[in-house]
């Protein structure tokens, strides 16, 4: 100077799964018999679900036997997290900027 691996940034795509129930509150929103009812919104609790932030768990190859540590995930658990809509979102595509050894 170059390309792969690695990290970040920025961009673009990106699944699942109840806007369920019950309580409280908000709304120069509707409707009325002024008692309350409807609709949207945030929160508490339930009950039921999703799993692809993250986190926890495990096989088999792994030296000649053997035993110990070790040993991955979109697998599995559902702690976290999620279950309209934004948000998030593993992965994957593009620009970019660093870094390691190599040509």
């Nucleotide at each position: 100077u170059c390309a792969c691996a690695c990290c970040g940034u920025g961009u673009g795509g990106g699944a699942g799964a109840g806007u369920c129930c019950u309580c409280g509150u908000c709304g120069c929103g509707c409707c009325c018999u002024c008692g309350g009812g409807c609709c949207g919104g945030c929160g508490u609790g339930g009950c039921g679900c999703c799993g692809a932030a993250g986190g926890g768990g495990c096989a088999a190859a792994u030296c000649c036997u053997c035993c110990c540590c070790g040993g991955a995930a979109c697998c599995u658990c559902u702690c976290a997290g999620g279950c309209a809509c934004c948000a998030g979102g593993a992965c994957c595509g593009c620009a970019c900027g660093g870094u390691c050894a190599g040509g």